About this RNA
A computed fold for a 1471-nucleotide RNA from a metagenome, annotated as small-subunit ribosomal RNA. Rfam family: Bacterial small subunit ribosomal RNA.

RNA sequence: AGAGUUUGAUCCUGGCUCAGAGUGAACGCUGGCGGCGUGCUUAACACAUGCAAGUCGAACGAGAACGGUCCUUCGGGAUGUCAGCUAAGUGGCGGACGGGUGAGUAAUGUAUAGUUAAUCUGCCCUUUAGAGGGGGAUAACAGUUGGAAACGACUGCUAAUACCCCAUACUCCUUUUACCUUAAUGGUAAUUGGGAAACGUUUUUUCGCUAAAGGAUGAGACUAUAUGGUAUCAGGUAGUUGGUGGGGUAAGAGCCUACCAAGCCAAUGACGCCUAGCUGGUCUGAGAGGAUGAUCAGCCACACUGGAACUGAGACACGGUCCAGACUCCUACGGGAGGCAGCAGUGGGGAAUAUUGCACAAUGGAGGAAACUCUGAUGCAGCAGCGCCGCGUGGAGGAUGACGCAUUUCGGUGUGUAAACUCCUUUUAUAUGGGAAGAUAAUGACGGUACCAUAUGAAUAAGCACCGGCUAACUCCGUGCCAGCAGCCGCGGUAAUACGGAGGGUGCAAGCGUUACUCGGAAUCACUGGGCGUAAAGCGCGCGCAGGCGGCCUUUUAAGUUGGAUGUGAAAGCCUAUGGCUCAACCAUAGAACUGCAUCCAAAACUAUCAGGCUAGAGUGUGGGAGAGGAAGAUGGAAUUAGUUGUGUAGGGGUAAAAUCCGUAGAGAUAACUAGGAAUACCAAAAGCGAAGGCAAUCUUCUGGAACAUUACUGACGCUGAGGCGCGAAAGCGUGGGGAGCAAACAGGAUUAGAUACCCUGGUAGUCCACGCCGUAAACGAUGUCAACUAGCCGUUGGGGGAAUUUGUCCCUUAGUGGCGCAGCUAACGCGAUAAGUUGACCGCCUGGGGAGUACGGUCGCUAGAUUAAAACUCAAAGGAAUUGACGGGGGCCCGCACAAGCGGUGGAGCAUGUGGUUUAAUUCGAUGCAACGCGAAGAACCUUACCAGCCCUUGACAUCCUCGGAACUUACUAGAGAUAGUUUGGUGCCUUCGGGAACCGAGUGACAGGUGCUGCAUGGCUGUCGUCAGCUCGUGUCGUGAGAUGUUGGGUUAAGUCCCGUAACGAGCGCAACCCCUAUCCUUAGUUGCCAGCACGUAAUGGUGGGAACUCUAGGGAGACUGCCGGUGACAAACCGGAGGAAGGUGGGGAUGACGUCAAGUCAUCAUGGCCCUUAUGGGCUGGGCUACACACGUGCUACAAUGGCCGGUACAGAGGGUUGCCAACCCGCGAGGGGGAGCUAAUCCCAGAAAGCCGGUCGUAGUCCGGAUUGGAGUCUGCAACUCGACUCCAUGAAGUCGGAAUCGCUAGUAAUCGCGGAUCAGAAUGCCGCGGUGAAUACGUUCCCGGGCCUUGUACACACCGCCCGUCACACCAUGGGAGUGGGUUGCACCAGAAGUAGUUAGCCUAACCUUCGGGAGGGCGAUUACCACGGUGUGAUUCAUGACUGGGGUGAAGUCGAAACAAGGUA
Repeated sequence: AGAGUUUGAUCCUGGCUCAGAGUGAACGCUGGCGGCGUGCUUAACACAUGCAAGUCGAACGAGAACGGUCCUUCGGGAUGUCAGCUAAGUGGCGGACGGGUGAGUAAUGUAUAGUUAAUCUGCCCUUUAGAGGGGGAUAACAGUUGGAAACGACUGCUAAUACCCCAUACUCCUUUUACCUUAAUGGUAAUUGGGAAACGUUUUUUCGCUAAAGGAUGAGACUAUAUGGUAUCAGGUAGUUGGUGGGGUAAGAGCCUACCAAGCCAAUGACGCCUAGCUGGUCUGAGAGGAUGAUCAGCCACACUGGAACUGAGACACGGUCCAGACUCCUACGGGAGGCAGCAGUGGGGAAUAUUGCACAAUGGAGGAAACUCUGAUGCAGCAGCGCCGCGUGGAGGAUGACGCAUUUCGGUGUGUAAACUCCUUUUAUAUGGGAAGAUAAUGACGGUACCAUAUGAAUAAGCACCGGCUAACUCCGUGCCAGCAGCCGCGGUAAUACGGAGGGUGCAAGCGUUACUCGGAAUCACUGGGCGUAAAGCGCGCGCAGGCGGCCUUUUAAGUUGGAUGUGAAAGCCUAUGGCUCAACCAUAGAACUGCAUCCAAAACUAUCAGGCUAGAGUGUGGGAGAGGAAGAUGGAAUUAGUUGUGUAGGGGUAAAAUCCGUAGAGAUAACUAGGAAUACCAAAAGCGAAGGCAAUCUUCUGGAACAUUACUGACGCUGAGGCGCGAAAGCGUGGGGAGCAAACAGGAUUAGAUACCCUGGUAGUCCACGCCGUAAACGAUGUCAACUAGCCGUUGGGGGAAUUUGUCCCUUAGUGGCGCAGCUAACGCGAUAAGUUGACCGCCUGGGGAGUACGGUCGCUAGAUUAAAACUCAAAGGAAUUGACGGGGGCCCGCACAAGCGGUGGAGCAUGUGGUUUAAUUCGAUGCAACGCGAAGAACCUUACCAGCCCUUGACAUCCUCGGAACUUACUAGAGAUAGUUUGGUGCCUUCGGGAACCGAGUGACAGGUGCUGCAUGGCUGUCGUCAGCUCGUGUCGUGAGAUGUUGGGUUAAGUCCCGUAACGAGCGCAACCCCUAUCCUUAGUUGCCAGCACGUAAUGGUGGGAACUCUAGGGAGACUGCCGGUGACAAACCGGAGGAAGGUGGGGAUGACGUCAAGUCAUCAUGGCCCUUAUGGGCUGGGCUACACACGUGCUACAAUGGCCGGUACAGAGGGUUGCCAACCCGCGAGGGGGAGCUAAUCCCAGAAAGCCGGUCGUAGUCCGGAUUGGAGUCUGCAACUCGACUCCAUGAAGUCGGAAUCGCUAGUAAUCGCGGAUCAGAAUGCCGCGGUGAAUACGUUCCCGGGCCUUGUACACACCGCCCGUCACACCAUGGGAGUGGGUUGCACCAGAAGUAGUUAGCCUAACCUUCGGGAGGGCGAUUACCACGGUGUGAUUCAUGACUGGGGUGAAGUCGAAACAAGGUA
């Protein structure tokens, strides 16, 4: 310090998630030791038992118990003096400290700083003074007595440091006066009246008491500031705010009371509701902050719940009292007792938190003169890895790199010096012995502890998580979208580094992980330190109170500000230094710090304040102009519609096309007139005006604002503006008018699968006017208002000035309104003096998407609704801009037998062939839009053959290795469908170092063979297709934050990214073209088997022969064609058009040649191959069957339907091939298929081999025919082991459909289509298929609007699996949270009323009464009782608020492939 995650990729915005640190933690696995800390966060729930506050005999009376002493009849008795001691009691001090908890409390609290001139303070310290004289009771105790108990009642006796009275007295209290002083109050002096006391012990000192003053300590009260959330809490308050009198307190005060006044608090948040003890600190963070308030320390509050007072220096009192309530316990039922939020402990709750321990030895506390007693405070120990810190589980050597395990390409590799083994050590452990400090004389719980020594022996001691990325660490097996994992992204559907196991590795380590929570990262609430044109975000616009901010000059003050000083900021903690425990944690000492607050002094620049001035901001005056600015009134013309009348006749209207509709009862059209309402053509413009909404005929009246010029006046009067007020399109609402046109709703007609729409015909609200509401819009420049500054250029509107003036014009300036553009800004797009630049002031708003601008509540509204405005739940995205593609029922340009123009077909018939389907034991498998379907298959009777049935084999039909035997091989017979089995005949080979070996055969054993079994979505190779389309890329450079762009776009041109020009590009590669083959012309070379012009010979005839090398031809080599030449066009280019020459002319024709890639295209059945599967079978052999089935559908073909023809007769001309397991001549036989025959040919020689259409004659005469040939019967031929299933061909006979083919659809642009025949591969046989060959030989192309496919540029996009895309809503089903809801049940609380315990205060006519006074009667004073006031619990009524629940109901969210449509994204098919 960052990282992952939105996309095909990019930049940005933005959320989610992770890595860090921490915890009073809990859970899982594991666990050796020690030190120091820490340990009910939940039920302030209930508590058994024990302990936690007593002490003093030196205050007092007294003597129950124990001890002592004495006596004793040993049973016991005596003795409060025996200076022992002491139960209970009187009295004093302490139980207000210490200890616990955090319920309440948002201020009666806390923190910080002050005030107390408004106060108190036991014990302690200092000082001064005093302590004189009297009195009456009472508990204990004794007796009587009540009660179960708790606890009492009466009578009698007694003491005190208990109680009471008198005297004395001050600097005390009080009355008055004088002086000093303060902001107020206060201080000093004098004076009037009043108020006090106690003794005890000791040998002594003492100790204790009273009054006053001071100190210290502690406490009370007050003030300022700070200290949570919520405005969906906006008004609150009657003792309330103040005054006067009185009361009250230690003390100020409405603290209380009577009267008077009507105040007081609040947007700087009163009042209410919810939550919460506060702080020093703690955690985190660079800091600022954020979160938190366990342990330790300070303060507060509480003590079963509520109320109350008493005592006291101090309490309204945790282990005190009284009352009420709930709960628990005892009870004799009458009545009583209790309060662990003290320490242990129990139950309960909970994920979860310890011993009913030891000691007062230390520190501290209470009492006491002291000894001493008490002390669950405290010191220690126990339990717990709960945290921090430290130590250990051994160290050195040790390679055959052992075994095992894992993996493997089978060679090895890893675990791994790790182990074994050798040597060494003993921290820890165990055992034994010694043994502290803590204590300054005695006293040690801890504790025989820490520590030390000795002995034993590597001995007693390692786990947890993770290993896809983030994030360090990888392989095998299992599983197969299952089981499971997951913090986010995501992993798992047969090769999972992501699941589970294993091996290995990584990290930490007596711990390691998980969960929960806090801060961080998050600049993701932004003070430090963010934003608002399009990502979330500028209020629709103005006026304006409060508030915030504010021009220039000179004074004043010192609030802000700055500097210094002083006080405080508790200790602990953090930090620094040093020291002590062996180190560390821990502890100690010192320092620094505590960024704060307060007071004082100083400064005066800035802000503020005071005073004075100025004119640049702002405003006023004067002048002439511009304008759809506003309101009211008046007046026009054009058009639409309606009406009347005339003319006139059959249609009009409407649409893509129609129909509804109007019209012979006279429409529409046309002409004239009349009526009414609404809107104002042209001018007209990026123009003008207005704050915005908005404003458009003309004229009149009234009226607002702005700009310019002038520079006379005022003198900061200004800017912004929460609340508030006003204006505010359209639609809508209310009342009353008006209503021509248009037109929601509605009706009808169309369209459609439907059409509650788009289109058409009608049509009502409404649109218009007046008045009143509503208050919202994509109210947009998606850009708040004001001010200042920052290059230019070009328009346009208003005003002013200047030049030349002749119209036109030009220059300057100012205010608007537009276009481009520099710097700068921006994520980019873009903005750019009219800023989104650089700054200042003020306001508004935003903080992931959905839920939702919704619910509830409030406010406004007549309604509709508006405004303010959440949460639960859910997702990991949602979004902006730009990029590359793809796509569009977007655009432009261009090409192609793509259309068009033509020719011939298919689709109809019959047959052939393939496919689907069906059938079957099997009809083997594959190919399935173009790009499967005469395809794999260039040829299924057996074989092929993979399929089916049956019969057989199991190391196998085939390969390698091992052992044994045998040459190999072969004849014949038998059984069987055959495979096979049995018997049988012949045969003993080759090499040799004589051991044996090689080939082959048989048997056996196991490794293995074998598989046309699966996966073409694990693959290689090969192939199809877009497409022979013109494209696809790279290097360097440049541009861009980047993805990317440029180049490759543009202007021309081409078949072509072909070439030229231009150009931030320059070059290059794969493609195109060319190079290759065939063909078209010529030359040359060579002439056999080919040829024969000339010369001979010969034949019935023939290159038959001699010969020739001219020609044809054959096959080698060359030439030729390149836009080379001419003219025109073009940009002086490329190129195109025309022409000449030429056999051929613009790639001459044809072929081969297929860029980057796409389709998970096809093929595991050509072959190869990973993985999986079968192994007496999914392997192998054999026989027979099947692949040839047949209601049907489709594809591809053949033959036809005839006269451009059929048949008969005659007759002419090819090319390219094939042939020895072959082609097969002549000749003979057969009607023929064919048979016989045998010549020739390993082929320019022989054969297949007759070419056919054509031509010349004849016949047929438009018919189901002399067309057509299917089908069927009969007879044959050939091949083959075998033609039944299931071959081809021949002959005779038969003679079906079919008379040119619906919708639709295919091929072809020249030697092409069409037509005619010939050959070949495969092959025993079996082509209408396929591959080739030549013969005859057309028609048409205006052209690119349209269909299909493709290329380039551009545009839109919410698509990127890329339109076969994406995506919306209802309905149905399941689940989840939530709103409403007749209500129901709780909590809290307001108001009104009733009630009134205990207590306090007041009153008191009843009763009682020791101290003092007395005139002796009584009084004063006190107590009990009664009563009044206040008041807790409780009760009644009525509201508010909140929680839970509720039949039913509303929408929302999420779900795998559900239903219906097709709303959005492209012009999304109606933007």